[in-house]
Formats: sequence, C1' cells, structure tokens
RNA sequence: UGGGGAGUCGUCCAACGGCAGGACUCAUGGUUUUGGUCCAUGCAAUCCCGGUUCGAAUCCGGGCUCCCCAG
Repeated sequence: UGGGGAGUCGUCCAACGGCAGGACUCAUGGUUUUGGUCCAUGCAAUCCCGGUUCGAAUCCGGGCUCCCCAG
C1' cells in the first nucleotide's frame, strides 16, 4: 500500500429499520456467626462526522482504530 473482517455497559454476547436486552462484574438490601453461595433491586453502552428515512446499533458515504492475508 492492496484485499477481507470487526468496533454496542468495566468484560463477554444479543437486538425484522420501531422502548438498546442478557450474563459476569459493581452498588444496596435480604439470607448467613462471618465470608462465599443464593434471592431481590439498581447503575452502566451503540468508534467519529455526514446522508437516507416518520423512525438508524442496523441502510449509504467519508474518516479513525484493531485483527487476518498478500506484497
């Protein structure tokens, strides 16, 4: 540099163009002599800028970052 793939809570993974959800973590409470386990509740995210659309995580264009292949 060319080709291909991927960017979503702290982490991992979902989401026909229509309320961004689950698990783990974390916080609070319950249970327990304490811790752990278990139960309940809560916090927390769409890489950036534009476009299309009544409506975009999703579609389109341009960037940025990472991974693989080739040179």
A computed fold for a 71-nucleotide RNA from a Candidatus Methylomirabilota bacterium, annotated as transfer RNA. It matches the Rfam family "tRNA". Rfam describes the family as follows. Transfer RNA (tRNA) molecules are approximately 80 nucleotides in length. Gene Ontology term of the family: triplet codon-amino acid adaptor activity. Lineage of the source: Bacteria > Bacteria candidate phyla > Methylomirabilota (SeqCode). RNAcentral holds the sequence, with entries from ENA and MGnify.